[in-house]
Transfer RNA from a Patescibacteria group bacterium, 72 nucleotides, folded computationally. Lineage of the source: Bacteria > Bacteria candidate phyla. The coordinates come from a structure-prediction model, not an experiment, and the mean pLDDT is 81. Rfam family: tRNA. Rfam describes the family as follows. Transfer RNA (tRNA) molecules are approximately 80 nucleotides in length. Rfam links the family to the GO term triplet codon-amino acid adaptor activity. RNAcentral holds the sequence, with entries from ENA.

RNA sequence: CUCCUCGUAGUUCAAUGGAUAGAACGCAGGUUUCCGGAACCUGCGAUGGGGGUUCGAUUCCCUCCGAGGGGA
Numbered sequence: 001c002u003c004c005u006c007g008u009a010g011u012u013c014a015a016u017g018g019a020u021a022g023a024a025c026g027c028a029g030g031u032u033u034c035c036g037g038a039a040c041c042u043g044c045g046a047u048g049g050g051g052g053u054u055c056g057a058u059u060c061c062c063u064c065c066g067a068g069g070g071g072a
Base pairs, nucleotide, nucleotide: 001071002070003069004068005067006066007065010025011024012023013022018055026044027043028042029041030040031039048064049063050062051061052060
């Protein structure tokens, strides 16, 4: 320099262009217990930035940023 893949809760992962972006772990509160753990119930919390297409974008297109890989 060039090409490819990826970027979503604190973490690991889902989501055919269409329902309130979902689950597990985690964290907080509660039930229980002498206390804790476990179990059960409730809650918290996310689409990397900008632009475009579309009635509608996590999804498609462009650009930038970041991570990883191939080639020179």